Predicted 3D model of a 95-nucleotide RNA (Glycine riboswitch aptamer) from Luteibacter jiangsuensis.
Its Rfam family is "Glycine riboswitch aptamer". Rfam links the family to the GO term glycine biosynthetic process. From the family's description: This family represents the bacterial glycine riboswitch.
Taxonomically the source falls in Luteibacter (Bacteria, Gammaproteobacteria, Lysobacterales, Rhodanobacteraceae).
RNA sequence: GGUCAUCACUCUGGAGAGACCGGUUCGAUCCGGCGCCGAAGGUGCAAGAGGCUCCACGCCUCCAAACUCUCAGGCAAAAGGACAGAGGGGCGCCC
Numbered sequence: 001g002g003u004c005a006u007c008a009c010u011c012u013g014g015a016g017a018g019a020c021c022g023g024u025u026c027g028a029u030c031c032g033g034c035g036c037c038g039a040a041g042g043u044g045c046a047a048g049a050g051g052c053u054c055c056a057c058g059c060c061u062c063c064a065a066a067c068u069c070u071c072a073g074g075c076a077a078a079a080g081g082a083c084a085g086a087g088g089g090g091c092g093c094c095c
Base pairs, nucleotide, nucleotide: 001094002093004092006090007089009087010086011085012084013083018034020033021032022031023030035075036074037073041071042069044067048062049061050060051059052058
């Protein structure tokens, strides 16, 4: 110097689904009931790879997602929010 990869930080954008019912409470809390959402986090696995084997369309291990489950979380606003964009940095890489 490049701005390739990665990490957090700052700013901006950022969806879904009952401000549900009964009780309680100052209340957004708590207890019970019914319903719903997927985009914090987490679960599951296709191909592929490896191994076992009675050689098979079998078994075991590794294994992604915005798919799946809904454990956790969430269902007015606020907050949170995967992800995306911008900014200046840390570490690494290349010249």
Background
Its mean pLDDT, the model's own confidence on a scale to 100, is 78.